Background
The part of an RNA shown here (large-subunit ribosomal RNA, domain I) has 531 nucleotides and comes from Gelidibacter salicanalis. It was read from a public genome assembly.

[in-house]
Context: one part of a larger RNA
RNA sequence: AGCGUAUGGGGAAUGCCUAGGCUCUCAGAGGCGAUGAAGGACGUGAUAAGCUGCGAAAAGCUGCGGGGAUUGGCACAUACAACGUGAUCCGCAGAUAUCCGAAUGGGGCAACCCACUAUAUUGAAGAUAUAGUAUCCGCAAGGAAGCAAACCCGGAGAACUGAAACAUCUAAGUACCCGGAGGAGAAGAAAACAAAAGUGAUUCCGUAAGUAGUGGCGAGCGAACGCGGAUUAGCCCAAACCGAUAUUGUUACGGCAAUAUCGGGGUUGUAGGACCACGACAUUCGAAGCAUGAUGAAUUAGAACCCUUUGGAAAGAGGGGCCAUAGACGGUGAUAGCCCGGUAUAGGUAAAGAAUGCAUAGAUAGUGGUAUCCUGAGUAGUGCGGGGCACGUGAAACCCUGUAUGAAUUUGGCGGGACCAUCCGUUAAGGCUAAAUACUCCUGAGAGACCGAUAGUGAACUAGUACCGUGAGGGAAAGGUGAAAAGAACCCUGAAUAAGGGAGUGAAAUAGAACCUGAAACCAUACGCUU
Repeated sequence: AGCGUAUGGGGAAUGCCUAGGCUCUCAGAGGCGAUGAAGGACGUGAUAAGCUGCGAAAAGCUGCGGGGAUUGGCACAUACAACGUGAUCCGCAGAUAUCCGAAUGGGGCAACCCACUAUAUUGAAGAUAUAGUAUCCGCAAGGAAGCAAACCCGGAGAACUGAAACAUCUAAGUACCCGGAGGAGAAGAAAACAAAAGUGAUUCCGUAAGUAGUGGCGAGCGAACGCGGAUUAGCCCAAACCGAUAUUGUUACGGCAAUAUCGGGGUUGUAGGACCACGACAUUCGAAGCAUGAUGAAUUAGAACCCUUUGGAAAGAGGGGCCAUAGACGGUGAUAGCCCGGUAUAGGUAAAGAAUGCAUAGAUAGUGGUAUCCUGAGUAGUGCGGGGCACGUGAAACCCUGUAUGAAUUUGGCGGGACCAUCCGUUAAGGCUAAAUACUCCUGAGAGACCGAUAGUGAACUAGUACCGUGAGGGAAAGGUGAAAAGAACCCUGAAUAAGGGAGUGAAAUAGAACCUGAAACCAUACGCUU
């Protein structure tokens, strides 16, 4: 020096565990805010740096209900206190709630500075206290603003990319930005489809179908009819006509007309309505109100086991029992239906309150006639320029509209993919509308051929923390003694509050706080063999 064996150091892999995550299901909730939010700053404890709670009434105050012995959060110790005159704790309802922040008296480099008005101290100056003092909309009452994860509607709107280059095209009406709403939103009761037969608002799912089409006919894009389901619900105005009020005009002072507002009336394609005639008070719905009141917070009751044995410890093993509308789950010194908390089941009330009953205001309907009147105008349509429709201008219908024009009036109008005829469908230019559908920042219950500390959230722990960056922003590491602290009294070595050796605890201390297990690299010691 090498090899081997043994014993250690070092290190933190592995195994086991879970307090945290991930993905879903069911139910709830789907908003908060000028009565000052979300989010913060600063305070607040006997001692108090962090987290949590709270707000100068500051880990809290009051009332009611529950509950029944300890309590002063995480978080030990000490001190000092509270509590059967019912604490701590749980639920409901209140009080207080500094400063900043939409921030709103003015300003401002957020958490700060400086005012005005009224009243009071006060007679005056000054100061202090309380209240008020932003903007916009609205006649006023009052409302708005700001924040919030996704879902929804509207406005505006890329590029990378693909086309194996690239320009039409694609990506994509996507991302980003802006506005708006709700628990959903949007759409919606045919100027719709269809095709010689019919359907009957909208939305969503499956299919039709990667079909018909469209397309530098490239890359690609990509329906509808019909069929099967989910869920179902239909309505109200404008106008004609009648009337009231006000104003104006006119007058023969009796009125008449126009305009505006309001009330009645009326709402459609088999055209309907006004109007005229007839007939009736049916049918259905029903706000507010009253009564009853399921449900509903904390929470209450809740069955049944012992012996022996191994062990530090029994829930294990052996033996003999019991309960079960409860053999879900968790804990207890190893694996417990019967030890504990619970579980099945049964009860309980405050706030709130589904639903039901009573009855009211109110809404809702018919037949016939058809002379006259009404039935949404700068609209429909058309030219030019664009956009949307699966459809790129094409044979291009249909829908929207920047610009220029511009009808008809029920014997009317529009559509059925150029256009014309026949036929069929439908009634535009006003509005509302539940359900089936989308989503989950959040709450409760539950589940997993999901993870198990380099995994699973970035975050199992004072984590969006420490730290980095002028800033936008980036962004960690870090879990485990033991059943129980029983966390090592006392002694010794030592400069020692370091470290160690005894002693003691414990089943175990090679479980000693640098603490479960404790691999490898690497280091050391002892012995053996070889050179």